[in-house]
RNA sequence: GGCGAUGUAGCUCAGCCGGUUAGAGCGCGCGCUUCAUAAGCGCGAGGUCGUAGGUUCAAGUCCCACCAUCGCUACCA
Numbered sequence: 001g002g003c004g005a006u007g008u009a010g011c012u013c014a015g016c017c018g019g020u021u022a023g024a025g026c027g028c029g030c031g032c033u034u035c036a037u038a039a040g041c042g043c044g045a046g047g048u049c050g051u052a053g054g055u056u057c058a059a060g061u062c063c064c065a066c067c068a069u070c071g072c073u074a075c076c077a
Stems, first nucleotide, its partner, number of pairs: 001073007010026004019057001028044005050066002053063002
């Protein structure tokens, strides 16, 4: 340099054929329960969906470019 994969909550990840409200588990906060703790139950906070542009009535989802991480590969007198 070329090719491919991945990027969504603090962490690990779902998200279908584009369809209007963005989710789960863990973690965190509050409450219930307990003599107390753990476990369990309930509630809540937490998101530029990597960045920017395009297509569309509508984009996490499609298209282009770029960035980051990982892997494979080519070249190097």
The prediction has a mean pLDDT of 81. Predicted 3D model of a 77-nucleotide RNA (transfer RNA) from a Chloroflexota bacterium. Lineage of the source: Bacteria > Bacillati > Chloroflexota. Its Rfam family is "tRNA". From the family's description: Transfer RNA (tRNA) molecules are approximately 80 nucleotides in length. It is annotated as a transfer RNA.